Predicted 3D model of a 72-nucleotide RNA (transfer RNA) from a Minisyncoccota bacterium. Rfam family: tRNA. It is annotated as a transfer RNA. The sequence is in RNAcentral, with records from ENA.
RNA sequence: GCAUCCUUAGUUUAGUGGUAGAACGUCGCAUUCACAUUGCGAAGGUCGUAGGUUCGAUCCCUACAGGGUGCA
Numbered sequence: 001g002c003a004u005c006c007u008u009a010g011u012u013u014a015g016u017g018g019u020a021g022a023a024c025g026u027c028g029c030a031u032u033c034a035c036a037u038u039g040c041g042a043a044g045g046u047c048g049u050a051g052g053u054u055c056g057a058u059c060c061c062u063a064c065a066g067g068g069u070g071c072a
Base pairs, nucleotide, nucleotide: 001071002070003069004068005067006066007065010024011023012022013021018055026042027041028040029039030038048064049063050062051061052060
């Protein structure tokens, strides 16, 4: 340099056009003499950035940024 894949919560990730879920983690309550475990609840996302298409975009298109793999 070319091709290809990925980017969503603190971490790992689901979600293939109709206003985003889970697990772990964090916090609170219950339980315990106390801790752990367990149960219940809560907080935490401008879905990498900027445009475009659409009544409507995490999802489709384009560019850019970051990262992985292959080839040279």